The prediction has a mean pLDDT of 88.
A computed fold for an 84-nucleotide RNA from Cohnella sp., annotated as c-di-GMP-I riboswitch aptamer.
Lineage of the source: Bacteria > Bacillota > Caryophanales > Paenibacillaceae > Cohnella.
[in-house]
RNA sequence: UAUUGAAAAAGGCAAACUUAUCGAAAAGGUAAGGACGCAAAGCCACGGGUCUAAGGCGAAAGCUAUGACAGCCGGGUUUCCAAG
Numbered sequence: 001u002a003u004u005g006a007a008a009a010a011g012g013c014a015a016a017c018u019u020a021u022c023g024a025a026a027a028g029g030u031a032a033g034g035a036c037g038c039a040a041a042g043c044c045a046c047g048g049g050u051c052u053a054a055g056g057c058g059a060a061a062g063c064u065a066u067g068a069c070a071g072c073c074g075g076g077u078u079u080c081c082a083a084g
Base pairs, nucleotide, nucleotide: 003083004082005081012038013037017033018032019031020030021029022028036071042077043076044075046074047073048072049069050068051067055064056063057062
């Protein structure tokens, strides 16, 4: 230190769901419980994608992110243990 994750160790994170709370809302955030999974399921909305539509536009239907998602994919960046 490129790369790899069969086995092992020590730890880490925490889907669905429940309760409280924030939010116009979200497949959203936070806290507690919970345990489906995860070697980046750490971090960053840069590209694609998805969710929502308060406000704006519209006669209406509807459209729209400046709101979100990193546990949808790609990219960037840092990183435990072991093999090598």